[in-house]
The RNA shown here (Bacterial RNase P class A) has 377 nucleotides and comes from a Candidatus Saccharimonadia bacterium. The source organism's lineage runs through Bacteria, Bacteria candidate phyla, Candidatus Saccharimonadota and Candidatus Saccharimonadia. The sequence is in RNAcentral, with records from ENA. It matches the Rfam family "Bacterial RNase P class A". By type it is a ribozyme. The model forms 91% of the base pairs in the Rfam consensus. It is recorded under the gene name rnpB.
RNA sequence: UCAGAUCAAGAGAUGAUCGCGCGGGUCGAAAGGCUCGUGAGGAAAGUCCGGACAGCGCAGAGCAGGACGAUUGCUAACGGCAACCGCGGGCGACCGUAGGGAAAGUGCCACAGAAACGAAACCGCCGCAUAUGACCAAGUGGGCCCAGUAAGGCUCGUAGGUUGCGGUAAGGGUGAAACGAGUGGGGUAAGAGCCCACAGCCAAUCCGGGUGACCGGUGCGGGAGGUAAACCCCGUCUGCUGCAAGGCUGUCGAAUCAUGCCGUAAGGUGGGUUGCUCGCCCGAUUCGACGAUAGAGCCGCUUGAGGUCGCCGGCAACGACGACCCCAGAUAGAUGAUCAUCCCCGACAGAAUCCGGCUUAUGAAUGGUCUGGCAAU
Numbered sequence: 001u002c003a004g005a006u007c008a009a010g011a012g013a014u015g016a017u018c019g020c021g022c023g024g025g026u027c028g029a030a031a032g033g034c035u036c037g038u039g040a041g042g043a044a045a046g047u048c049c050g051g052a053c054a055g056c057g058c059a060g061a062g063c064a065g066g067a068c069g070a071u072u073g074c075u076a077a078c079g080g081c082a083a084c085c086g087c088g089g090g091c092g093a094c095c096g097u098a099g100g101g102a103a104a105g106u107g108c109c110a111c112a113g114a115a116a117c118g119a120a121a122c123c124g125c126c127g128c129a130u131a132u133g134a135c136c137a138a139g140u141g142g143g144c145c146c147a148g149u150a151a152g153g154c155u156c157g158u159a160g161g162u163u164g165c166g167g168u169a170a171g172g173g174u175g176a177a178a179c180g181a182g183u184g185g186g187g188u189a190a191g192a193g194c195c196c197a198c199a200g201c202c203a204a205u206c207c208g209g210g211u212g213a214c215c216g217g218u219g220c221g222g223g224a225g226g227u228a229a230a231c232c233c234c235g236u237c238u239g240c241u242g243c244a245a246g247g248c249u250g251u252c253g254a255a256u257c258a259u260g261c262c263g264u265a266a267g268g269u270g271g272g273u274u275g276c277u278c279g280c281c282c283g284a285u286u287c288g289a290c291g292a293u294a295g296a297g298c299c300g301c302u303u304g305a306g307g308u309c310g311c312c313g314g315c316a317a318c319g320a321c322g323a324c325c326c327c328a329g330a331u332a333g334a335u336g337a338u339c340a341u342c343c344c345c346g347a348c349a350g351a352a353u354c355c356g357g358c359u360u361a362u363g364a365a366u367g368g369u370c371u372g373g374c375a376a377u
Stems, first nucleotide, its partner, number of pairs: 001373008012342007020039008041348001045359002048357005053242004065238005071083004085099001086097004100233002105231002107227003117180001122172002124168005133163004139158001141156005182198005201223001202221001206217004246299004250290008260269003270282004306325005312319002343346001
């Protein structure tokens, strides 16, 4: 410098004015005013998995259905993540992978092709039969017809082709795949793991390494198409429904409390909170004021498997500890608008119970690490 791989961060910035939701403070009898703080995302999305939470169900066990499938770990859990293994792709950095079983059974293998897993004969090769057979038959040729060389017609014969039964899966061609072990030799009418030698795949056992999947070596045996995101078999997990879950409900004020308890009595006493007082909180009854039956109000509702920083353990996912922080909570639904300046001129898109993942969308540009090539020093 060119080409590439991978990871990360950010998601216009600053200021002013006006406005909106929520919370705190303050003023006010109230309505409300003033002031301070705070106010969308990496995906808030799809609602595809997993959990928390809630209601219902449930003695226990099983069937059905569903999901998943190498190993070791992480996690609240997962179908997620990390590391590692196998397989496939790439010169490489690296990428992809639902990755148990096809030697239990069943099914399927488009098009093309003779044939798609049962065996099968289209071409080819070989044998037998008929057979010097039968049939078809170009050109050239022979013969004949016509008065006729020619043209035309008829006929004879030739090259060549077709035709029966069986063997053969080596060869051809088709296809993603062709019967599934290649080369050489033997063998045979022709052939063929039919037989032999050597080589290849799978692979029992044993040895070595690894926590393990597995890897390296050894090579008994003699297994032989593919397909299980086809049925199926094996193993593991699994109740159903989702915050429109689900729960609560007149508010405020005043007065009173009694078959009990304390006390000789008069009398006192609602309950709780530290022995007492005050204060605070709470219950029942009655009365008064206000409200008025529904897309009503309140709770659930946002402090949480939470965030930031540091440090420690771990290859990592992740975990332990310490300090600090509070970071939307609406309910027709706030999170906006205008102006000014600057720049690289700004993508996809917006909470609605919460959290962990996955998937999808995302303009232009940036940074780190790494790979391959070329050039220079």